Predicted 3D model of a 543-nucleotide part of an RNA (large-subunit ribosomal RNA, domain I) from an Oscillospiraceae bacterium.

Context: one part of a larger RNA
């Protein structure tokens, strides 16, 4: 120096474990904010650094309730306290809540800096301290100009809304390109990605100027199908429907106008305007003209308060032997069960604990059905006259958007430029006519079925088990990078309990040797098990 053996050092895989993730279903909430939010700063304990709670009333303070022996958060130590006159705890409700943040009195390099009017303190005009004091919209008062007046603008004062934040899903506006096409430019991607704005608990939509087709349907929305069908398309990639049918669900209402009556304004006293009220709304109405008197419910107002949600309560049944540090596991005998889900105890525990079944339970806050009360009105006949949404339909241009790329392109929207008809009237039925059918445009309002989960609550898993599940099981969106925009880690496990090694010795310590503990210290906190790789110590053989 190799090669075996045996022993150790390192190391940290392996296994085992699980506070933490992950997914999915199921209820259940779906906003919060000038009453100053969401997030932070500072501060705040008897001693406090960091978290966590709280806010100068500062690990809290008041009251209602539940509970019922111990408490003063993580967090063991000392000190002083608190409690059957009911503390800690837990739920409800209120109070206190510094500075910064939409941030709002002005400023400003967030958590600072400096005002002003009032009013308290006070001798004070000095200091302190309390309240106010931001734009903008509306609506009401007041003031009031250029311009003689009157009127507008503008001042001001008030009272209400706004502002900001938030995971998706909505709704509108505004919108790429990579990509496909085997290149590429119509076209694809896609009205998606992004960007703005806005809403709610869902949102949009919606009550036929709708479709069918000579039969009829009978708002919307979502869904199976139709059917990858008719079509569309450099007829290339690809795009992608209605009619109809079945299904979840199911609801209709209100205006505007004629017409009737106030009131009020202008007036050439003819008449018109304006607001109020009735009345009306497509089985059209007015209007004339008969009958009839209490229906009805997504309704509005009141009043009600069953359930249900925020705390908890009751809740069967077991004992001995050996083994062993410990029994829940062995042997032996018993018992419960509307409870043998689970989870913990020193090792597999239906009777040992905490639960389960099941049964109770709310002062106080939240939802909240139903009875009941008041409110809101109808049927049929006639058709002479009156209404029935106008710079609208609709036409040309130019675009959008329909499954449809200008096509023979209709229906819808948007620009622009023209510009109607009046129910004997209009729109639609894929160019345009005729017929015939349908239907009432240019006014609003609307639950359910349907999206989604940031965030509560139980529940499950042929989902992970620490280079795995979330980046984060540990004080992680830390520490560290980057000027920033962002990027972003690594870090779990003594033991049943700390019973965490008094004492003695060696040594400056560190460490280690006895001694104790403990079932075990080859469990010593660098702590479960502890594989290789590395390094070495002994000793066999080889050279």
């Nucleotide at each position: 120096a190799g090669c075996g053996c045996a022993a150790g050092g390192g190391g940290a895989a392996u296994g085992c474990c699980u506070u933490g993730g992950c997914a999915u279903c199921a209820g259940g909430a779906g906003c919060c904010g000038a009453c100053g939010a969401a997030g932070g700063a500072c501060g705040u304990g008897a001693c406090a650094a960091g978290c966590u709670g709280c806010g100068a009333u500062a690990a809290g303070c008041u009251u209602c309730g539940g509970g019922g022996a111990g408490g003063a958060g993580c967090a063991a130590a000392u000190a002083u306290c608190c409690u059957a006159u009911g503390a800690u705890c837990c739920g409800g409700a209120g109070a206190u809540u510094u500075c910064c943040g939409a941030a709002u009195g002005g400023g400003g390099a967030a958590a600072c800096c400096c005002a002003c009017u009032g009013g308290a303190g006070c001798a004070a005009u000095a200091c302190u301290c309390c309240a106010g004091u931001a734009a903008c919209g509306u609506g009401c008062a007041u003031u009031g100009a250029a311009u003689c007046a009157a009127a507008u603008a503008g001042g001001u004062g008030u009272a209400c809304g706004u502002g900001g934040g938030g995971a998706a899903c909505c709704g509108c506006c505004u919108g790429a390109a990579c990509u496909g096409a085997a290149a590429c430019a119509u076209c694809u991607a896609a009205g998606u990605a992004g960007g703005g704005c806005g809403a709610g608990g869902a949102a949009a939509a919606g009550a036929c100027a709708u479709c069918a087709a000579c039969c009829g349907a009978g708002a919307u929305u979502c869904u199976g199908c139709u059917a990858g069908u008719a079509g569309u398309g450099g007829c290339g990639a690809g795009c992608g429907a209605a009619c109809g049918c079945g299904g979840a669900g199911g609801a209709g209402g209100c205006c505007a106008a004629a017409c009737c009556g106030g009131a009020g304004g202008a007036u050439u006293u003819a008449u018109u305007c304006u607001c109020c009220g009735g009345g009306g709304u497509u089985c059209g109405g007015a209007c004339u003209u008969g009958c009839a008197u209490c229906a009805c419910g997504a309704u509005c107002a009141g009043a009600g308060g069953a359930g249900c949600c925020u705390a908890a309560a009751a809740g069967a049944a077991c004992g001995g032997c050996a083994u062993g540090g410990g029994a829940a596991g062995g042997c032996c005998g018993g018992c419960c069960a509307c409870a043998g889900a689970g989870g913990g105890u020193g090792a597999g525990a239906g009777c040992c604990c905490c639960g389960u079944a099941u049964u109770u339970g709310a002062a106080a806050g939240g939802u909240g059905a139903a009875a009941c009360u008041g409110a809101c009105a109808g049927c049929g006949a006639g058709u002479a006259u009156c209404c029935a949404g106008a710079g609208u339909a609709c036409c040309g241009c130019g675009g959008g958007a329909c499954a449809c790329g200008a096509g023979g392109a209709a229906c819808c929207c948007c620009g622009u430029g023209g510009g109607a008809a009046a129910a004997c009237g209009g729109g639609u039925g894929g160019a345009c006519c005729a017929c015939c059918a349908u239907c009432c445009a240019a006014g609003c309002c609307u639950a359910a079925a349907u999206a989604c989960u940031a965030c509560c609550u139980g529940a499950u898993g042929a989902c992970c088990g620490a280079u795995a599940g979330a980046g984060g099981a540990g004080c992680a969106g830390u520490a560290c990078c980057g000027u920033g925009a962002g990027g972003g880690a690594a870090a779990g496990g003594u033991g049943a309990a700390a019973a965490g090694g008094a004492c003695c010795c060696c040594g400056g310590g560190a460490g280690g040797g006895g001694a104790g503990u403990g079932a075990a210290a080859g469990a010593g906190a660098a702590c479960c098990u502890g594989a290789a790789a590395c390094c070495u110590u002994g000793u066999g053989c080889u050279u």
Overview
The coordinates come from a structure-prediction model, not an experiment, and the mean pLDDT is 85. The source organism's lineage runs through Bacteria, Bacillati, Clostridia, Eubacteriales and Oscillospiraceae.